The part of an RNA shown here (large-subunit ribosomal RNA, domain IV) has 322 nucleotides and comes from Candidatus Rehaiarchaeum fermentans.
It was read from a public genome assembly.
Model confidence (mean pLDDT): 84 of 100.
Taxonomically the source falls in Candidatus Rehaiarchaeum (Archaea, Nanobdellati, Candidatus Parvarchaeota).
Context: one part of a larger RNA
RNA sequence: UCCUGCCAAGGGAAAUCGGCAAAUUGGUCCCGUAUGUUCGCUAGAAGGGAUCCCUAAACUGGUGAUGAGCUAGUUUAGGGCGCAGUGACAAGGGGGGCUUGACUGUUUAUUAAAAGCAUAGCCGACCGCUAGAGGGCAACCUUUUGUACGGUCGGUGACGCCUGCCCAGCGCAGUUACCCGAAAGGUCAGUCCAAUGGCCAUAAGGGUCUGCUAGCGGCGGAGGUAAUUCCUGACCUUCGUAAACAAGCAUAAUACAUUGCCAUCUGAUUGGUGGCUUGUGAACGGCGUAACGAGGUCCCCACUGUCCCUGGCAGGAAACCC
Repeated sequence: UCCUGCCAAGGGAAAUCGGCAAAUUGGUCCCGUAUGUUCGCUAGAAGGGAUCCCUAAACUGGUGAUGAGCUAGUUUAGGGCGCAGUGACAAGGGGGGCUUGACUGUUUAUUAAAAGCAUAGCCGACCGCUAGAGGGCAACCUUUUGUACGGUCGGUGACGCCUGCCCAGCGCAGUUACCCGAAAGGUCAGUCCAAUGGCCAUAAGGGUCUGCUAGCGGCGGAGGUAAUUCCUGACCUUCGUAAACAAGCAUAAUACAUUGCCAUCUGAUUGGUGGCUUGUGAACGGCGUAACGAGGUCCCCACUGUCCCUGGCAGGAAACCC
């Protein structure tokens, strides 16, 4: 010096990206317990008290026989010792706000456990069984000991309130008097053969027309105007679109400018929360939500060698000496 432990006056997070680490709490019994809530829970909420030993009495249970004895306990009263009675060991720190995912579950064996995946629930597509889907060159096999209350595939992700407008583009499905549309085929031309060329007819497909958005996706600009000056713009005009973001939420895990502006928490806050908001925006789900989380973030109480500011002790490893 390092490693592993232990102790520390006064202060108590001032340390640090961040209370990381450590400390606090801790078992059992009694009292007591807010807010929210899907009435299950939250909850061991929080907070407070007790806990050892001796003696006596009463009572309850087991065994036995309803007895004696033995045994397990409870209550009351009195007493004893210590700083301390779950005396060592074992053994939750607590509370509040916000975010995210409903939850239990699952995952990168060996740097990621999560807000990722899954999930019940919701929605859609295909399929009537010699099916649909998957494997195989095939025979055949699986789903299937199954049969639409079933199976396969896809999206969303409990629950609550909801899920608006657009089929112009891309996609899918269907329709069609007609048009386009290949080879083989037919027919005509090609001096005879042929090369070749014209025409006829026609499949899929395309055009046409229709439907489908919980299919992929999309969801504007300019000018003017007020009750009081100013501001704002309900309203009006115009261009223009397939439609011109309606609900909800919003500086957000989404906002560049941004440390936005106001309020609040601090002595002081690029932080947190609540508002404002030309941003977002509805199963690429929107907004809420009790419970849950080794998820993320902010604050408070308690507690502490994290720190002010270091010191001491024990054991071990080096170094050093033999």